A computed fold for a 105-nucleotide RNA from a Phycisphaerales bacterium, annotated as TPP riboswitch aptamer (THI element).
The coordinates come from a structure-prediction model, not an experiment, and the mean pLDDT is 78.
Its Rfam family is "TPP riboswitch aptamer (THI element)". Rfam describes the family as follows. Vitamin B(1) in its active form thiamin pyrophosphate (TPP) is an essential coenzyme that is synthesised by coupling of pyrimidine and thiazole moieties in bacteria. The previously detected thiamin-regulatory element, thi box was extended, resulting in a new, highly conserved RNA secondary structure, the THI element, which is widely distributed in eubacteria and also occurs in some archaea. Analysis of operon structures identified a large number of new candidate thiamin-regulated genes, mostly transporters, in various prokaryotic organisms. The THI element is a riboswitch that directly binds to TPP to regulate gene expression through a variety of mechanisms in archaea, bacteria and eukaryotes. through a variety of mechanisms in archaea, bacteria and eukaryotes.
The source organism's lineage runs through Bacteria, Pseudomonadati, Planctomycetota, Phycisphaerae and Phycisphaerales.
Of the family's consensus pairs, 95% are formed in the model.
């Protein structure tokens, strides 16, 4: 002194999906189904939130994807895809790191 981490500022990125019950509306007599409302319950950081996450040492998060196994009441639920292509950062601090000097053992 880069780097890396933490923390601070300030500015950028990124997803919000599945399902039950009940009401209303569509749709052949039973109508498979299908919109839309409220509540609720699955995973998860985080499902439109007083937030969460991520920012090149980049799996946040997109494309592939109406994919492909498995696993669910059902789903980006869990794998693979995946050393695949893509993708938004600067400052300042403190931490560690390196090296030369002096004493001690």
């Nucleotide at each position: 002194c880069c780097a890396g981490u933490u923390c601070g500022c300030u500015c950028g990125g990124g997803g919000c999906g599945c399902g039950a019950c009940c009401c209303g509306c569509c749709g052949g007599a039973a109508g498979g189904g299908g919109c839309g409302g409220u509540u609720c319950g699955c995973u998860g950081a985080g499902a439109u939130g007083c937030a969460c996450c991520c920012g090149u040492g980049g799996a946040a998060c997109c494309u592939g994807a109406a994919c492909c196994g498995g696993u669910u009441c059902g789903c980006a639920c869990c794998g693979g895809c995946g050393u695949a292509g893509g993708g938004a950062a600067g400052c300042g601090a403190a931490u560690c790191c390196c090296u030369g000097c002096c004493c001690c053992g």